[in-house]
């Protein structure tokens, strides 16, 4: 130094749930909370999943209203793979 990861040390993050704010939603942020996590730090140009405001096709209607399908320039890094960075040091 690389791999690796203790019932080590020092610290860190924070699932569900509750409250508030933002958002059409998925979800995000803040406070509480603590299931877990050695990258649960960052990256959404690979795969996957979620959402569908807008768009579009159709149904519907006198025109509307209304309804259904498709669609990501919206999300998820705590789904997988990968990239970048990083604390500690027993075996």
């Nucleotide at each position: 130094g690389a791999c690796c990861g203790a019932c080590a040390a020092u610290g860190g993050u924070a699932a569900a749930c509750c409250u508030g704010u933002c958002g059409a939603a998925a979800g995000a942020c803040a406070g509480g909370g603590g299931c877990a996590c050695a990258a649960a730090g960052c990256c959404a140009a690979g795969g996957g999943u979620c959402u569908a405001a807008g768009g579009u096709u159709c149904c519907g209607u006198a025109c509307a209203a209304g309804g259904a399908g498709c669609u990501a320039g919206g999300a998820c890094a705590g789904c997988c793979c990968g990239g970048c960075u990083g604390c500690c040091g027993a075996a």